[in-house]
Record summary:
Predicted 3D model of a 132-nucleotide RNA (c-di-AMP riboswitch aptamer (ydaO/yuaA leader)) from a Clostridiaceae bacterium.
């Protein structure tokens, strides 16, 4: 060439939520992600049935002791990586506060939380180890 074997629990998923200066405290920068905000361009709306953001989490049916229980837009799955498949799981919850379409420049805000798949199958492909 090719064979064949391995793939980090001092790890690993979900989510932007992570690193580094200082550091007595306070704070700061970078990265990630989110709001506001012009012409242009869209909208014909705002009318309490307000409106609007954040985020996968929207809407439908039943029941009627209204807390239930089914579906569904959609999203997630962790043992190296990506496509498929099957399975399995989630389909919430908080804000703003009468007010915001996109939106250059500019302004503002966050960095929090919860939690363990190791359930597979099948192609590519990366690294590694041993032959050779």
């Nucleotide at each position: 060439a090719a064979u064949a074997g391995c793939g980090u629990a001092u790890c690993u998923c979900c989510a932007a939520a992570u690193u580094c200066c200082c550091c007595a405290u306070a704070g700061g920068a970078a990265a990630c992600g989110g709001g506001g905000g012009a012409c242009c361009c869209a909208u014909u709306a705002u009318u309490a049935g307000g409106g609007g953001g954040u985020g996968a989490a929207u809407c439908c049916u039943c029941a009627a002791u209204a807390u239930u229980a089914g579906g569904u837009a959609g999203g997630g799955c962790a043992g190296c990586u990506u496509g498929g498949g099957u399975g399995c799981c989630c389909g919430a919850a908080c804000c703003c506060g009468u007010c915001a379409g996109c939106u250059a420049a500019c302004c503002c805000c966050g960095u929090a939380g919860g939690a363990g798949u190791g359930a597979u199958c099948c192609a590519a492909g990366c690294g590694u180890u041993a032959u050779g």
NCBI's taxonomy places the organism under Bacteria, Bacillati, Clostridia, Eubacteriales, Clostridiaceae.